[in-house]
Notes
This is a predicted structure of a 482-nucleotide part of an RNA (small-subunit ribosomal RNA, 3' major domain) from an uncultured bacterium. The full RNA is in RNAcentral, with records from ENA, Greengenes and SILVA.

Context: one part of a larger RNA
RNA sequence: UGACGGGGGCCCGCACAAGCGGUGGAGUAUGUGGUUUAAUUCGACGCAACGCGAAGAACCUUACCUGGGUUUGACAUCCUGGGGCAAGCUCAAGAAACUGAGCCCUCCCGAAAGGGACUCCAGGACAGGUGCUGCGUGGCUGUCGUCAGCUCGUGCCGUGAGGUGUUGGGUUAAGUCCCGCAACGAGCGCAACCCUCGUCCUUAGUUGCUACCUCUGAGCAAUCGGAGGGCACUCUAAGGAGACUGCCAGUUAUAAGCUGGAGGAAGGUGGGGAUGAUGUCAAGUCAUCAUGGCCCUUACGUCCAGGGCUACACACGUACUACAAUGGCUGGUACAGAAGGAGGCAAGACCGCAAGGUGGAGCAAAUCCCCUAAAGCCAGCCUCAGUUCAGAUUGGAGUCUGCAACUCGACUCCAUGAAGGUGGAAUCGCUAGUAAUCGCGAAUCAGCAGGUCGCGGUGAAUACGUUCCCGGGCCUUGUACA
Numbered sequence: 001u002g003a004c005g006g007g008g009g010c011c012c013g014c015a016c017a018a019g020c021g022g023u024g025g026a027g028u029a030u031g032u033g034g035u036u037u038a039a040u041u042c043g044a045c046g047c048a049a050c051g052c053g054a055a056g057a058a059c060c061u062u063a064c065c066u067g068g069g070u071u072u073g074a075c076a077u078c079c080u081g082g083g084g085c086a087a088g089c090u091c092a093a094g095a096a097a098c099u100g101a102g103c104c105c106u107c108c109c110g111a112a113a114g115g116g117a118c119u120c121c122a123g124g125a126c127a128g129g130u131g132c133u134g135c136g137u138g139g140c141u142g143u144c145g146u147c148a149g150c151u152c153g154u155g156c157c158g159u160g161a162g163g164u165g166u167u168g169g170g171u172u173a174a175g176u177c178c179c180g181c182a183a184c185g186a187g188c189g190c191a192a193c194c195c196u197c198g199u200c201c202u203u204a205g206u207u208g209c210u211a212c213c214u215c216u217g218a219g220c221a222a223u224c225g226g227a228g229g230g231c232a233c234u235c236u237a238a239g240g241a242g243a244c245u246g247c248c249a250g251u252u253a254u255a256a257g258c259u260g261g262a263g264g265a266a267g268g269u270g271g272g273g274a275u276g277a278u279g280u281c282a283a284g285u286c287a288u289c290a291u292g293g294c295c296c297u298u299a300c301g302u303c304c305a306g307g308g309c310u311a312c313a314c315a316c317g318u319a320c321u322a323c324a325a326u327g328g329c330u331g332g333u334a335c336a337g338a339a340g341g342a343g344g345c346a347a348g349a350c351c352g353c354a355a356g357g358u359g360g361a362g363c364a365a366a367u368c369c370c371c372u373a374a375a376g377c378c379a380g381c382c383u384c385a386g387u388u389c390a391g392a393u394u395g396g397a398g399u400c401u402g403c404a405a406c407u408c409g410a411c412u413c414c415a416u417g418a419a420g421g422u423g424g425a426a427u428c429g430c431u432a433g434u435a436a437u438c439g440c441g442a443a444u445c446a447g448c449a450g451g452u453c454g455c456g457g458u459g460a461a462u463a464c465g466u467u468c469c470c471g472g473g474c475c476u477u478g479u480a481c482a
Stems, first nucleotide, its partner, number of pairs: 001482002003479003007476007015466002019430005026321008034312002042053002064307007073126001077125008088103005106117004128296002131294003137290002139285003142281001144279001149188006155164003168179003194273004199241007208231002212229007244267001247261005323423001327382007340369002344363002349358003389420001394415007436458007
């Protein structure tokens, strides 16, 4: 000087407390361990591994296993010698790769011969490696932590390591600001500048809007539809205004600030996002990529078929669905936002109980489509039961994608109808448009979503407080630790 203390003081955080809902019990999905296996490819392991890399393993992917091939190679550049005129398509044996046969006869220069491109054979340089080392590395990332810290120049103090500044008194979300002070300044962080939501104004008015006017169709009417005006309103998207403790009162040290109030759409960082200091963990990644070293080179390279990554006495993590009446079923009826669409989204119509099929208007989309949002509301049935709860499992019949759904896809219909009656010890999330609950979309993608990332609908309870648990910041103290 740090680190540590079941030392002290001050302070903060869904850290506790106050509340709400979960996990832990059941079934299933998914990841992991273990076991099994020819193989169950590899990585990730407290927080910070375990719905993680993987935004999608039937083949492919694929790295694994078995078997069949190949050796200048699936891929790059070049050299030597020789040959062909292609590439490509079809057929045969074969599981395919591959092998054999047939068809075809290109482009440039040149009158032609020929040369080049391209390609084959032999040989040589070399290629290739998802082989090892993340404790050789770059890059990228996690984490403490969006915590308020981490430092420097000059000066001063100390023999020196070092100290001071950065400590102290207040204050703040903040090393934020004020005052004081052998310090005076400065840098990286904080804040602000950026995006978005909330109010208003201006500009603009189609594909958006429809208050008002005119015409017109239906209707007794209310009203609904169409057309033309219109851009007021909504909206869209560009520019501005607005919030600064600016104003008032109290309080404080006359300061920084704090408390209350006014006005205001918004008030003291307005809500959300992006933004992550010096460093820590020899943290993670050689399998994104790059790369030193080591290793393989008729194989640890490469091509192909089939299998495996999907196994299953078990254990754990994360989720979904439930155990019902604030519910289940049936019928009717209302209201979103955001996103996507050409090898795509697909309307009306028709067929099918349905998944879906036939067909194809329109739309490169404020125009058309996906697209009926669901919870909600109205009416009826059920009456507390393993049930009209719950839906696992299994049998049968189908649909779709795709060369191909046996291993191993999703969905539909009929039948079947398991466990489960609110979950021990323990443990997690959340402070407001949040939790809880309800549906919708997108990426990946031929097909496959209970995962992930977004979107809106409905919409709470509680916070006395900081004694305690956990993590962190500052000062101080002890130390046989570095």